Large-subunit ribosomal RNA, domain II from a Candidatus Berkelbacteria bacterium, 680 nucleotides, folded computationally. Taxonomically the source falls in Candidatus Berkelbacteria (Bacteria, Bacteria candidate phyla). Rfam family: Bacterial large subunit ribosomal RNA.
Context: one part of a larger RNA
């Protein structure tokens, strides 16, 4: 893991509301007694309990009462009288209360045969080695001390077996073992080791103290019992079909994965609104403005006022603060102005799964992304907090290659019928190698920015040009001048300031290269030559494209193949193709209307959690009727019928019960629960 059984809103008593049903200003009996008796059941019992009257603390009053001196004023009454006792359903409370789950707490007992200290009486430590204390002897002193020899045999002494241990390593790791094995290692006469016996108990005990150890899991053992302990918390929760069909908000909460009331769902009754649409209203936000309040930028003007300078008798000059006026600009906490929507009022409207208004019965309080207006970040974030739509959740289909949230469109069933939507129409792959016209040459398209740059395409604009233009070829390209001033030089080209005349076709006090400066060369500029039917130059502005552009597994930034007067783009048109949409044929069902009692219309039938309605099976029970040794229940292979749970026939097996209508009652349905047991 599979299979198969078993497995989760029950049961009681109390109240609520709905539905049936007795009786009704009434209802209704409980204990209990009797009767019949196997039960069930009948009938007696009127204590009580609820409603019929309330006000008031309450005695008391009473359609009133209370409060008060008395009123006003509060709760009643009248106008408008239905309860009540049963069944059977939802819900709620009290009980374990859908079902399994802690870790915990308490009480009683068992526990020292493991193991920690302890008593008690027992064993137990090969062999070696050092060689204290002491005592004898000798040597030596005046005696001693001292030195040698022997002897002795101490020690938490030394090496090393038994025995104790466990520092290290490798090994085993569903192991030989729920702590072992191999090598290495420490102690080994002691604070050693061991044997029986025995002492100490869980609010303890033992501890050369590790929170160790108290029988293989000790920060509080173990067993039973309280107990079904509690779990705001994870899991599970078992047949159909039919109709609606949500929320992840608000306030509050020792509250933030919880739970109350509201808001959204559903059901019943009951009501006439809602929605839209016309017309009336406030407004101070988009937008737009600069008069206000502030902000920022040019320019021009400024008496006075500041600050530096000149000159000083007065006084001037520059600059800044302010302040006028012109332009041309922002603003969430500016507005002379001022939208769209939304709001609210009135009117119209009603076949709306639209409103409201009472009861019943939920769920929901983690939302997500997308569009827009916005706050917080860094006008980051699949970020984060609001508002307002959409989708998803709770939505299946078609396009987005694949892709909850994005485009299109909302699945009752069945069709090998028909049109479209989004997106498509060369293959892959259903449809166009469509039709006019153009762009693009970069595989742009099929990723990106500031910048860049005689790509190319349309547009405009101005400027020269048979009085010869634009390129090219030939030629000049001078003279005052090496201007002037700096400079070691500064000659047209270091640099500063001017920037003039002359000759002339025409030529800068000089583009640019060079030179130490000069030289040299070249441009501007002129004139010739040579040519332009479509000439030459110089800016703008609009498509489209280029460069800018470098990554980590594999082309790898069109799904792919592969596209080039395209199979890329643009504008313009026909024609197809595409969904569970829309039709068309056949069915099924709800709801509403209407006839009419079975038919018609018409709108519907996605869908978690959740509400609401019909039903199916199973096991007894009660009545009534069947079936069966000529084969019943079980199993078993086929065939058949219901819209589904399921129901029915046939064979076969199998040997003794069993079924249909009604009605009851329920240990009444399995696939999950790290579910229990079993088997494999």
């Nucleotide at each position: 893991g599979c299979c198969a059984a078993c497995g989760a809103g029950u049961u009681a008593g109390u109240a609520u509301u709905u539905a049936c049903g007795g009786c009704a200003a009434g209802a209704u009996u409980a204990a209990a007694c009797u009767c019949u008796a196997u039960u069930c059941g009948a009938g007696u019992g009127u204590a009580g309990u609820c409603g019929c009257a309330g006000g008031g603390a309450a005695a008391c009053c009473g359609a009133g009462u209370c409060u008060u001196a008395a009123a006003a004023g509060g709760c009643g009454a009248a106008a408008u009288u239905a309860g009540u006792c049963g069944u059977a359903a939802u819900u709620a409370c009290u009980a374990g209360a859908c079902c399994c789950g802690a870790a915990a707490c308490c009480a009683g007992g068992u526990g020292a045969g493991c193991u920690a200290u302890c008593c008690a009486u027992g064993g137990c430590c090969a062999g070696g080695g050092u060689g204290a204390a002491c005592c004898c002897c000798g040597c030596u002193u005046g005696a001693u001390c001292g030195c040698g020899g022997g002897g002795g045999g101490a020690a938490g002494c030394c090496c090393g077996a038994a025995c104790u241990c466990a520092a290290g390593u490798c090994g085993g790791c569903g192991g030989c073992a729920a702590a072992c094995g191999g090598c290495u290692g420490a102690g080994a006469u002691g604070a050693g080791c061991u044997g029986u016996g025995g002492a100490u108990a869980g609010a303890g005990g033992u501890a050369a103290a590790a929170u160790g150890c108290c029988u293989a899991a000790c920060g509080a053992a173990c067993c039973u019992g309280g107990c079904g302990a509690u779990a705001g918390c994870u899991g599970g929760u078992u047949c159909u079909c039919c109709c609606c069909g949500a929320a992840a908000u608000a306030u509050a909460u020792u509250u933030a994965g919880g739970u109350a009331u509201a808001g959204c769902c559903c059901c019943a009754a009951g009501u006439a609104u809602a929605a839209g649409c016309g017309c009336g209203g406030g407004g101070g936000u988009a937008a737009g403005g600069c008069g206000c309040u502030g902000a920022a930028u040019c320019g021009a003007u400024u008496a006075u006022c500041g600050u530096u300078c000149c000159u000083u008798a007065u006084g001037g000059a520059a600059c800044g603060c302010g302040a006028u006026c012109g332009a041309a600009u922002c603003a969430a906490a500016c507005c002379u102005c001022a939208a769209a929507u939304a709001c609210c009022g009135c009117g119209u409207g009603u076949u709306u799964g639209a409103g409201c208004u009472u009861g019943g019965g939920a769920g929901u309080c983690a939302g997500a992304c997308u569009g827009u207006g916005g706050g917080g970040g860094a006008u980051a974030a699949g970020c984060u907090c609001c508002a307002u739509g959409g989708u998803c959740g709770a939505g299946a289909g078609g396009g987005a290659a694949a892709c909850a949230g994005c485009c299109c469109g909302g699945a009752c069933u069945g069709c090998c019928a028909u049109c479209u939507a989004a997106g498509g129409u060369c293959c892959c792959u259903a449809a166009a190698u469509u039709u006019g016209a153009c762009u693009u040459a970069a595989g742009u398209g099929g990723a990106a920015a500031a910048g860049g740059a005689a790509g190319u395409g349309a547009u405009c604009u101005c400027u020269c040009u048979u009085a010869g233009a634009c390129a090219g070829g030939u030629a000049g390209g001078a003279g005052g001048u090496u201007a002037g001033c700096u400079u070691a030089g500064a000659a047209g080209u270091a640099g500063c300031a001017a920037a003039c005349c002359u000759u002339u076709a025409a030529a800068g006090a000089g583009u640019g290269u060079g030179u130490a400066a000069c030289a040299a060369c070249u441009c501007a500029c002129u004139a010739c030559u040579c040519u332009a039917u479509c000439g030459a130059g110089a800016g703008g502005u609009c498509g489209c494209g280029c460069c800018g552009a470098a990554g980590a597994u594999u082309u790898a930034a069109c799904g792919g193949g592969g596209c080039u007067c395209a199979a890329a783009g643009u504008c313009a048109g026909u024609a197809c193709c595409g969904a569970a949409g829309a039709u068309g044929c056949a069915g099924a069902c709800u709801c509403u209307g209407a006839u009419u009692u079975a038919u018609c219309a018409g709108a519907g039938u996605g869908g978690u959690a959740g509400g609401g309605g019909a039903g199916c099976g199973u096991u007894c029970u009660a009545u009534a009727c069947g079936c069966g040794u000529c084969g019943a229940a079980g199993u078993u292979a086929g065939c058949u019928c219901g819209u589904a749970a399921g129901g029915g026939c046939u064979g076969a097996u199998g040997g003794a019960g069993u079924g249909u209508a009604u009605a009851g009652a329920a240990g009444u349905g399995a696939g999950a629960a790290u579910g229990u047991u079993g088997g494999c």